A computed fold for a 76-nucleotide RNA from a Bacillota bacterium, annotated as transfer RNA. The source organism's lineage runs through Bacteria, Bacillati and Bacillota. Rfam family: tRNA. About the family: Transfer RNA (tRNA) molecules are approximately 80 nucleotides in length. Model confidence (mean pLDDT): 81 of 100. RNAcentral holds the sequence, with entries from ENA.
[in-house]
RNA sequence: GGGGAUAUAGCUCAGAGGUAAGAGCGUUCGGCUCACAUCCGAAAGGUCGUAGGUUCGACUCCUACUAUCCCCACCA
Numbered sequence: 001g002g003g004g005a006u007a008u009a010g011c012u013c014a015g016a017g018g019u020a021a022g023a024g025c026g027u028u029c030g031g032c033u034c035a036c037a038u039c040c041g042a043a044a045g046g047u048c049g050u051a052g053g054u055u056c057g058a059c060u061c062c063u064a065c066u067a068u069c070c071c072c073a074c075c076a
Base pairs, nucleotide, nucleotide: 001072002071003070004069005068006067007066010025011024012023013022018056027043028042029041030040031039049065050064051063052062053061
């Protein structure tokens, strides 16, 4: 330098055009217990990497950029 993949909650991930963005784990609170753990219930927590574009409507499609990873090429 060329190509590709990924980016969504604290972590691991789902969601692939349509009403208010979800799960598990974790965190907090409550129940249970003499107490702790397990178990049960509830809650908080997200500018969906950034900026544009397409569309009546974008987490989702397109473009550029950023970050991480992989492959190829080049130089030493």